[in-house]
Context: one part of a larger RNA
RNA sequence: UUGGGCCUAAAGCGUCCGUAGCUGGCCGCGCAAGUCUAUCGGGAAAUCUCUCCGCUUAACGGAGAGGCGUCCGGUGGAAACUGUGUGGCUUGGGACCGGAAGACCAGAGGGGUACGUCUGGGGUAGGAGUGAAAUCCCGUAAUCCUGGACGGACCACCGGUGGCGAAAGCGCCUCUGGAAGACGGAUCCGACGGGGAGGGACGAAAGCUCGGGUCACGAACCGGAUUAGAUACCCGGGUAGUCCGAGCUGUAAACGAUGUCUGCUAGGUGUGACACAGGCUACGAGCCUGUGUUGUGCCGUAGGGAAGCCGUGAAGCAGACCGCCUGGGAAGUACGUCCGCAAGGAUGAAACUU
Numbered sequence: 001u002u003g004g005g006c007c008u009a010a011a012g013c014g015u016c017c018g019u020a021g022c023u024g025g026c027c028g029c030g031c032a033a034g035u036c037u038a039u040c041g042g043g044a045a046a047u048c049u050c051u052c053c054g055c056u057u058a059a060c061g062g063a064g065a066g067g068c069g070u071c072c073g074g075u076g077g078a079a080a081c082u083g084u085g086u087g088g089c090u091u092g093g094g095a096c097c098g099g100a101a102g103a104c105c106a107g108a109g110g111g112g113u114a115c116g117u118c119u120g121g122g123g124u125a126g127g128a129g130u131g132a133a134a135u136c137c138c139g140u141a142a143u144c145c146u147g148g149a150c151g152g153a154c155c156a157c158c159g160g161u162g163g164c165g166a167a168a169g170c171g172c173c174u175c176u177g178g179a180a181g182a183c184g185g186a187u188c189c190g191a192c193g194g195g196g197a198g199g200g201a202c203g204a205a206a207g208c209u210c211g212g213g214u215c216a217c218g219a220a221c222c223g224g225a226u227u228a229g230a231u232a233c234c235c236g237g238g239u240a241g242u243c244c245g246a247g248c249u250g251u252a253a254a255c256g257a258u259g260u261c262u263g264c265u266a267g268g269u270g271u272g273a274c275a276c277a278g279g280c281u282a283c284g285a286g287c288c289u290g291u292g293u294u295g296u297g298c299c300g301u302a303g304g305g306a307a308g309c310c311g312u313g314a315a316g317c318a319g320a321c322c323g324c325c326u327g328g329g330a331a332g333u334a335c336g337u338c339c340g341c342a343a344g345g346a347u348g349a350a351a352c353u354u
Base pairs, nucleotide, nucleotide: 004325005324006323007308008307012322014202015201016200017199022194023193025089026088027087028086029085030084031083033082034081035078036077037076038075039074040073041072042071048066049065050064051063052062053061054060092192093189094188095187096185097184098183104178105177106176107175108174109173110172111155112154115151116150117149118148119147120146121145122144126137127136163170164169207248208247209246210245211244212243216242217241221237222236223235224234259321260320261319262318263317264316267299268298269297270296271295272294273293274292275291276290277289278288279287280286303310304309327354328353329352336347337346338345339344
């Protein structure tokens, strides 16, 4: 329990696709299911109102009339809106073409520094580490300088509240294949749209299975310190893991803590992309200025808000659809069900307490 809400108080599904239902642009014509209208029938009685009557009065009772009866049905009519059929339209949406931007995705090839190991040369007593130390490494020659080989991981500078992607996320170079969006068009289709219960796909890190790989880092673990203790912070090691291939898991402060779509409502100032116009030009894919569209930031008007703040990328003004909330704890627990190899995930209470 509503005529309320969901950035931060409880509350937007992690993201996208999409089934049913819901919802939907402009102009005609037809139909008449919804809708409106006229009329007819049904719509028990009691109760209620009025009048009259009966109990001595009243309450009560009786008769008549009316009202109530949210509604249902028949017949006739209207056609604005919804619906439906049909014809048309182009502004929503889609397609096509063009040049441009991009860490978008997948595969393949190539490269770079550092690091580690091995090896050759040089060289000698320390090195490493810390607040200070010690564990540790080193005379079988370390650290250091220098030549070479191998290995795995990573990709400095450029780099930017820069870009791309639905989100997760994406950063050395080149090639191949694929995808999305923006801009421009004197092209085409013609409402094909929106959202979406169930459902499906994708989904960081960690974790799991099998196979590979292992330089460095590094849970667990072993030492050294610190300390009253030190199952830590600091130091020396170090397994799983981090990496690759195939599969599973399906969760995060998966955050803009802000669902998606559409329309409307002052401006100012950066920046990315495209187009157009003007000016300059050492004619370069050049430079500058302005305008339009689109993305991404900052400030801010009206307005909103409890405030912080938001403010044309709204948290303003409206509409469509979905999800979710209803005091705290017990508890994202128990039970049941479904999923998973497991870890666990999804759904999700109550007693009791306050």
A computed fold for a 354-nucleotide part of an RNA from Natrialba hulunbeirensis JCM 10989, annotated as small-subunit ribosomal RNA, central domain. The coordinates come from a structure-prediction model, not an experiment, and the mean pLDDT is 87. Its Rfam family is "Archaeal small subunit ribosomal RNA". The family is grouped with related families in Rfam's "SSU clan". Its family is annotated with structural constituent of ribosome and ribosome in the Gene Ontology. It was read from a public genome assembly.